[in-house]
Context: one part of a larger RNA
Molecule: small-subunit ribosomal RNA, central domain
Organism: uncultured prokaryote
RNA sequence: CUGGGCGUAAAGCGCGCGUAGGUGGUUGUGUAAGUGGAAUGUGAAAGCCCUGGGCUCAACCUAGGAACUGCAUUCAAAACUGUCUAACUAGAGUGUAUAAGAGGUUAGCGGAAUUCCAGGUGUAGCAGUGAAAUGCGUAGAUAUCUGGAGGAACAUCAGUGGCGAAGGCGGCUAACUGGUAUAACACUGACGCUGAGGUACGAAAGCGUGGGGAGCGAACGGGAUUAGAUACCCCGGUAGUCCACGCCCUAAACGAUGUCAACUAGCCGUUGGGCCUAUUAAAAGGUUUAGUGGCGCAGCUAACGCGAUAAGUUGACCGCCUGGGGAGUACGGUCGCAAGAUUAAAACUC
Numbered sequence: 001c002u003g004g005g006c007g008u009a010a011a012g013c014g015c016g017c018g019u020a021g022g023u024g025g026u027u028g029u030g031u032a033a034g035u036g037g038a039a040u041g042u043g044a045a046a047g048c049c050c051u052g053g054g055c056u057c058a059a060c061c062u063a064g065g066a067a068c069u070g071c072a073u074u075c076a077a078a079a080c081u082g083u084c085u086a087a088c089u090a091g092a093g094u095g096u097a098u099a100a101g102a103g104g105u106u107a108g109c110g111g112a113a114u115u116c117c118a119g120g121u122g123u124a125g126c127a128g129u130g131a132a133a134u135g136c137g138u139a140g141a142u143a144u145c146u147g148g149a150g151g152a153a154c155a156u157c158a159g160u161g162g163c164g165a166a167g168g169c170g171g172c173u174a175a176c177u178g179g180u181a182u183a184a185c186a187c188u189g190a191c192g193c194u195g196a197g198g199u200a201c202g203a204a205a206g207c208g209u210g211g212g213g214a215g216c217g218a219a220c221g222g223g224a225u226u227a228g229a230u231a232c233c234c235c236g237g238u239a240g241u242c243c244a245c246g247c248c249c250u251a252a253a254c255g256a257u258g259u260c261a262a263c264u265a266g267c268c269g270u271u272g273g274g275c276c277u278a279u280u281a282a283a284a285g286g287u288u289u290a291g292u293g294g295c296g297c298a299g300c301u302a303a304c305g306c307g308a309u310a311a312g313u314u315g316a317c318c319g320c321c322u323g324g325g326g327a328g329u330a331c332g333g334u335c336g337c338a339a340g341a342u343u344a345a346a347a348c349u350c
Stems, first nucleotide, its partner, number of pairs: 004321003007304002012318001014201001016199002021194003025088004030083002033081002035077001037075006049065006091191001092188004096183004103177007110154001115149007125136002162169002206247006215241002220236004258317006266295012299306002323350003332343004
């Protein structure tokens, strides 16, 4: 150097974009860098190896050969890779026309409910639990009716439904805006794929400044329970949860399954399109396409299972793993206001 792996055993970066690099469709011409061939030169001697010879043999010595798998030059080859050039349209993209969608941002609006405030009715309880008590209530609670305030979340529809790269996204309306799918044609003509560094985004919690604060609720206080109870249960309750701006950058960030492409039995659902058939129309049926689910053949797998949405058969590129503990720690670096994040050992030990 080659050889093994990464769903659950160690191992897929949380997820995109993208630089270098790697890699790359079809046809023709040229070239000859790679590539394969031939020749020449060189590849010191000794040693190794082969065949002889000399010491009585051997070790040893000695002669010849082979080898030295390399390098250089020249000649010829042109399939493949590269490169130049000319073209192509099956990859990729653009245009046209439709379609679905909780995709994103901003603004406005709505009703139900909780809480609070004011007023009316009304009287002794309410609340809570396994049972209680703390708590609230004759200063009139709970209940009920009317009016008002305010914040947060949007029942039903709702669906192994939809959209998004992931995180994630759910009342209604409007504005702005990203992506996707389908159909038939036209256009560009390999513009592609992956992607070390880099960079955008990135739940919750947390941090900074300023708002907001209904409900819930770390911390905290009280009541119970208990041997104790720094808990589980109950009554309260501050940060927080909400908004704006700026940080943080982590999750069982999970499909524990990197991205892209090709190929490989069937069957049944479901979402969005197209086409065909029949029908007055609708429902329906068939077919095709893009998703999303359930079984399942082959194959794969240690097994479980996966099985056209592969963990099957292959190709391209990246990331990662190498016994357990020490340790995702120390030190150093980078980043951060901090919390900490990231990069990342060793001694020692089993």